[in-house]
Archaeal signal recognition particle RNA from Methanolobus tindarius DSM 2278, 315 nucleotides, folded computationally. The sequence is in RNAcentral, with records from ENA. The source organism's lineage runs through Archaea, Methanobacteriati, Methanosarcinales, Methanosarcinaceae and Methanolobus tindarius. The prediction has a mean pLDDT of 75. Its Rfam family is "Archaeal signal recognition particle RNA". Rfam classes the family as a non-coding RNA gene. Clan: SRP clan. For this family Rfam cites "Structural and energetic analysis of RNA recognition by a universally conserved protein from the signal recognition particle" (Batey et al., J Mol Biol, 2001).

RNA sequence: UGGCAGGCUAGUCUGGGUAGCCCGGCGUUACCUGUAACCCGAAAUCGCCGAUACGCGGGGGACGAAGCCUGAAGAAGAUGUUUGGACCAUUUUCAAACCUGUAAUUUCAACUGAGAAACCCCGUCCUGCUUGGAUGACGUUGAUAUAGGUGCUUUCUGGAGAGAAUGUACUCAUAUCUUAACUGUGGGAACCAGCCCAGGCCCGGAAGGGAGCAGGCCUACCAUAGACAAUCGUCGCUUGGAGGGCUGCGGGGUGGAGAAGAAAUUUCAGACCACCUGAUAAUGGAAAAAGCAGCGACUUCGGGCGUGCCUGUCA
Numbered sequence: 001u002g003g004c005a006g007g008c009u010a011g012u013c014u015g016g017g018u019a020g021c022c023c024g025g026c027g028u029u030a031c032c033u034g035u036a037a038c039c040c041g042a043a044a045u046c047g048c049c050g051a052u053a054c055g056c057g058g059g060g061g062a063c064g065a066a067g068c069c070u071g072a073a074g075a076a077g078a079u080g081u082u083u084g085g086a087c088c089a090u091u092u093u094c095a096a097a098c099c100u101g102u103a104a105u106u107u108c109a110a111c112u113g114a115g116a117a118a119c120c121c122c123g124u125c126c127u128g129c130u131u132g133g134a135u136g137a138c139g140u141u142g143a144u145a146u147a148g149g150u151g152c153u154u155u156c157u158g159g160a161g162a163g164a165a166u167g168u169a170c171u172c173a174u175a176u177c178u179u180a181a182c183u184g185u186g187g188g189a190a191c192c193a194g195c196c197c198a199g200g201c202c203c204g205g206a207a208g209g210g211a212g213c214a215g216g217c218c219u220a221c222c223a224u225a226g227a228c229a230a231u232c233g234u235c236g237c238u239u240g241g242a243g244g245g246c247u248g249c250g251g252g253g254u255g256g257a258g259a260a261g262a263a264a265u266u267u268c269a270g271a272c273c274a275c276c277u278g279a280u281a282a283u284g285g286a287a288a289a290a291g292c293a294g295c296g297a298c299u300u301c302g303g304g305c306g307u308g309c310c311u312g313u314c315a
Stems, first nucleotide, its partner, number of pairs: 001315008011063004015033005023050005038059004067305008077295001079293005087285005093279003099270003103266006111258001118254007125244003129240001132237001133235005139228002142177005148171005154165004182226006194217003201210003
């Protein structure tokens, strides 16, 4: 003096930029960019500073004589701005198409001498009148006479049960007459309508009598069927006649040969709200690409400052 190993110190890094503020530099603020890229405190009537200005105060981490500052060139990048203008949306106008009609051409399938077009009549429909039918609603008379029964009233007889009569009201049966107003069937009043009333009950010496439940019959009443009938309704029916209407359908007559459609193309007009297609113009948005500006990081080549102290070991 150099290499290797270890330690120390000064120090470096822990983002950068533009604008604003300001005499000026930083920071707080806004924006841009970038990252593997710390934390806390205060800071716009502001905080720290002065060309030695690239923050102040406090704490941590990495590195450590490591590095820091700076010039030029280069290749890309995002941002801002100026162009650019593919393409998209909306709207304006025009054309075409769609749509309607006239005319022409072509094609198609039905009708027609078992009678086309055209003309006439009728029915089907509606409103009154008229004759029926069907079907419903409502309805089933009134009176007289006679004999009974029941309730109530009164009189008389009998030892009891009871008997004989009187008046009145209701009711039933029969007969006759009348009416359109008759005939069947079924049910049928717990007692409180009627008749007959087993058993049991009551009166009685007995004969017998009385009240009377269940049950049976029957009446009122209810339902139903038929018949009859004055009246009142309805109608997918109907006779005759009048008026109206008639798109369609049906029938008949005159008539004697065509008549009525569909589709496509073209022509000429019309219509044209909207959709579709094309063009035109306007408005708005907008990709690629380009120019300029500042910015950050990167690459290359330079310049400036710094490159210190100690220990061990080897040469």